[in-house]
Context: one part of a larger RNA
RNA sequence: GGCGUAUGGUGGAUGCCUUGGUGCCAGAAGGCGACGAAGGACGUGGUUAGCUGCGAUAAGCCUCGGGGUGCCGCUAGCAGGCUUCGAUCCGGGGAUUUCCGAAUGGGGAAACCCUCCAGGAUGAACUCCUGGAAACCCGUGCUGAAUACAUAGGCGCGAGGUGGCGAACGGAGGGAACUGAAACAUCUUAGUACCUCCAGGAGAAGAGAAAGACAUUGAUUCCCUCAGUAGCGGCGAGCGAACGGGGAAGAGCCGAAACCGGCUGCAUGCCAAGCUCGUGAGCGUUGUGCAGUCGGGGUUGCGGGGCCGCAGCGGGCGGGGUCACGGACCUGCCGGGAAGUCAGAAACCCGAGUUAUAGCCGAAGAGCAUGGGAAGGCUCACCAGAGAGGGUGACAGUCCUGUAGGCGAAAUGGUUCGGGCUUCCUGGUUGCGGAACCCAAGUACCACGGGACACGAGAAAUCCAGUGGGAAUCCGGCCUGACCACAGGCCAAGGCUAAAUACUAUCUGGCGACCGAUAGUGCACAAGUACCGUGAGGGAAAGGUGAAAAGCACCCCGGUGAGGGGAGUGAAAUAGAAUCUGAAACCGUUUGCCU
Numbered sequence: 001g002g003c004g005u006a007u008g009g010u011g012g013a014u015g016c017c018u019u020g021g022u023g024c025c026a027g028a029a030g031g032c033g034a035c036g037a038a039g040g041a042c043g044u045g046g047u048u049a050g051c052u053g054c055g056a057u058a059a060g061c062c063u064c065g066g067g068g069u070g071c072c073g074c075u076a077g078c079a080g081g082c083u084u085c086g087a088u089c090c091g092g093g094g095a096u097u098u099c100c101g102a103a104u105g106g107g108g109a110a111a112c113c114c115u116c117c118a119g120g121a122u123g124a125a126c127u128c129c130u131g132g133a134a135a136c137c138c139g140u141g142c143u144g145a146a147u148a149c150a151u152a153g154g155c156g157c158g159a160g161g162u163g164g165c166g167a168a169c170g171g172a173g174g175g176a177a178c179u180g181a182a183a184c185a186u187c188u189u190a191g192u193a194c195c196u197c198c199a200g201g202a203g204a205a206g207a208g209a210a211a212g213a214c215a216u217u218g219a220u221u222c223c224c225u226c227a228g229u230a231g232c233g234g235c236g237a238g239c240g241a242a243c244g245g246g247g248a249a250g251a252g253c254c255g256a257a258a259c260c261g262g263c264u265g266c267a268u269g270c271c272a273a274g275c276u277c278g279u280g281a282g283c284g285u286u287g288u289g290c291a292g293u294c295g296g297g298g299u300u301g302c303g304g305g306g307c308c309g310c311a312g313c314g315g316g317c318g319g320g321g322u323c324a325c326g327g328a329c330c331u332g333c334c335g336g337g338a339a340g341u342c343a344g345a346a347a348c349c350c351g352a353g354u355u356a357u358a359g360c361c362g363a364a365g366a367g368c369a370u371g372g373g374a375a376g377g378c379u380c381a382c383c384a385g386a387g388a389g390g391g392u393g394a395c396a397g398u399c400c401u402g403u404a405g406g407c408g409a410a411a412u413g414g415u416u417c418g419g420g421c422u423u424c425c426u427g428g429u430u431g432c433g434g435a436a437c438c439c440a441a442g443u444a445c446c447a448c449g450g451g452a453c454a455c456g457a458g459a460a461a462u463c464c465a466g467u468g469g470g471a472a473u474c475c476g477g478c479c480u481g482a483c484c485a486c487a488g489g490c491c492a493a494g495g496c497u498a499a500a501u502a503c504u505a506u507c508u509g510g511c512g513a514c515c516g517a518u519a520g521u522g523c524a525c526a527a528g529u530a531c532c533g534u535g536a537g538g539g540a541a542a543g544g545u546g547a548a549a550a551g552c553a554c555c556c557c558g559g560u561g562a563g564g565g566g567a568g569u570g571a572a573a574u575a576g577a578a579u580c581u582g583a584a585a586c587c588g589u590u591u592g593c594c595u
Base pairs, nucleotide, nucleotide: 001594002593003592004591006589007588008587009586015580016544017543020515021514022512023511024510025509026508027507028506029504030503031165032164039100040099041098042055043054044053046078047077050074051073061094062093063092064091065090066089070082071081072080105114106113107112115133116132117131118130119129120128121127135162136161137160138158139157140156141155142154143153169200170198171197172196173195174194180187184234210217211216221248222247223246224245225244231239232238252496253495254494259296260295261294262293263292264291265290266289267288268287274283275282276327277326278325279324280323281322301474303439304438305437307434308433309432310431311430312429313428315334316333317332318331319330320329335426336425337424338423339422340421348420349419350418351417352416353415354414355413356412357411359407360406361405365380366379367378368377381398382397383387389401390400391399445469446468447467448466450464451463452462455481476491477490478489479488480487531538532537551579554566555565556564557563
């Protein structure tokens, strides 16, 4: 020196553990914000660096409930307090809530600087306190040009609105490329990613100018199927329906126009026309046309509505017009009827139930031995609407917490029902006949060039917008995959609409042939921290003494060290805090063999 042996050091693998994570399910909630949010800065404790809480009333203040002996957060100590006159703690409501931040008096390099107005502090000045002072839109009042009326504009007022934030889901406006086609250009990826705008608890769509095929169906949405079919396609790669069938859910409505009436403006008319009808009297800028606005009317495709005439049906009382009477018309009240706040108009109040936000009750075991410790063993019991789970010095139905099953709210919210309340009908409606007034215009449609439709210009219908042209009103118009005829279906050019559907940042509960500290979130720990970067941004490592600190009094060596040796605690100290277990590499010591 090598190979072994024994025993240590170093190191932190492995095993075991779990406070954390992850996926899914169900329920709740689905928003917060000028009443100043989200997110922060700075403060705030007797002592306080960080986290948490809170805001100059600052680990808190008031009140109403719960709860019942301890408490002054993580977090010990020192000092000092609070609490059965009910503290701490938990829940409902309230108060306070610096500064920044949409940030909003002006400015600004966020958390800072500087103003004005009103009120206040003995208050003129300085200083301080409280409140107000952004913009746009809307409403409203006053004022008011060119230019007479007017309008623009100006000045106020408003506990009117908007603004910003937020994980995914939704709609809309824009919109790639890598890629695939074994290259690549049409095509594909894909209307995806991404950007922007907007909305809600959902959103969008939605009540046939539909689909289908000679039979019918009957708004929309979503699922299964039809079907990888019919088709589209450098007929390549690929893309890819619909009808029909089965389900989920289910709900239908309002307005434009014709016509009637009120008001305003302009024009026109004055012998007239008109003033509801009949009769008589009376009035006379009341009439007529156009435009605007408001009210009535009306909403459809076996076409509907309006207007005119006739007929049928339909409670009571009162008021109205130039007058009297009667009818008709308009209108108020009573009575009767119907409906309703998710659309079709729209709020709020009361009562009852239920539910959420604290909680409460809740059965049944002892002994013996082993052991540091009993829940394990042995012996004899008990409960069970409870033998889910967790904890307790080893493995507990009967020790603790719970579990099954029950109970509970002063306050606030959700929800259901009922009533008040509100709206509508009765005030109109039905039938027959006439007449031909209305039924959405730069629209439909056409052309050109595009886009969307499974459909790439194709025989290319249908839908959408751009440019140019440009209809009809029911004897009308659109569609039925070029186009025409026949036949059939349906009424565009206005609007609203719950449910079935999508999603989960957040809260609650539950589950897992999910992970178990190089795993599982990046983070089980002062983690989006330390650290890196000018910045956008990137982004860690790091868990475990013991049942209990009982965390080693005292003595010795040592630098009043570090570290160690005794002593003591403990079941164990090779569990001593660099702390469970403690592998390997690597480094010692012991010695057997070889050299």
The part of an RNA shown here (large-subunit ribosomal RNA, domain I) has 595 nucleotides and comes from a Dehalococcoidales bacterium. Lineage of the source: Bacteria > Bacillati > Chloroflexota > Dehalococcoidia > Dehalococcoidales. The coordinates come from a structure-prediction model, not an experiment, and the mean pLDDT is 84.